[in-house]
RNA sequence: GGGCGACAAAGGCAAACCCGGCGAAAGCCGGCGACGCAAAGCCACGAGGCUAAAGCGCGCUGUUGGACGCUACGCCAGUCGAGCCGCCGAC
Numbered sequence: 001g002g003g004c005g006a007c008a009a010a011g012g013c014a015a016a017c018c019c020g021g022c023g024a025a026a027g028c029c030g031g032c033g034a035c036g037c038a039a040a041g042c043c044a045c046g047a048g049g050c051u052a053a054a055g056c057g058c059g060c061u062g063u064u065g066g067a068c069g070c071u072a073c074g075c076c077a078g079u080c081g082a083g084c085c086g087c088c089g090a091c
Base pairs, nucleotide, nucleotide: 003091004089005088012037013036018031019030020029021028022027035078041084042083045081046080047079048076049075050074054071055070056069057068060065
C1' cells in the first nucleotide's frame, strides 16, 4: 500500500412507536427510543420507489367547487449501482 472485517479496542450512526415543529403530500428537522448498520458518512449521476401543491387532460356539477388520469420543478442515500471522503487493525 492492497485485500478483508475479528465474540478486538476506541469512538460513531439510529428503524419502528410516541411527542413537538415545518410541508399540500411524500417527507424532513428536534426530542425520546434502539430494529439494525463497517460506510446506516457525503452525493439524486444510472436503475428503482414515494408524493402531486401547481400545470395539463377529462367533463360531474352548474359557475366555483369536486372526482379521476398524466406529469417533479418535491422527496427517498436505512432499495441497488456509480462517484467522493473516512476511523480501527485480529487475519
About this RNA
c-di-GMP-I riboswitch aptamer from a Gemmatimonadota bacterium, 91 nucleotides, folded computationally. Its mean pLDDT, the model's own confidence on a scale to 100, is 85. It was read from a public genome assembly, where an Rfam model found it. Of the family's consensus pairs, 100% are formed in the model.